This is a predicted structure of a 75-nucleotide RNA (transfer RNA) from a Candidatus Pacearchaeota archaeon.
It was read from a public genome assembly.
Rfam family: tRNA. Rfam classes the family as a transfer RNA.
Taxonomically the source falls in Candidatus Pacearchaeota (Archaea, Nanobdellati).
The prediction has a mean pLDDT of 80.
RNA sequence: AGCAGCGUGGAACAGCCUGGAGUGUUCGCCGGGCCCAUAACCCGGAGGUCGUUGGUUCAAAUCCAACCGCUGCUA
Repeated sequence: AGCAGCGUGGAACAGCCUGGAGUGUUCGCCGGGCCCAUAACCCGGAGGUCGUUGGUUCAAAUCCAACCGCUGCUA
């Protein structure tokens, strides 16, 4: 330099192809329940400019473009 994949709460992911509530899962965090107590278990809660900027659209995590970062392959 070329090509491919990836970027979404603190961590790991799904959701994207087929636009319609920032939606969901596991762990973590906070509060409560249970227990002599802790763990486990049960209930509730907080936490997301969905990598950045721009475009299309009534409407974008999702479609389009450029850019940034990470990984792999080729040279």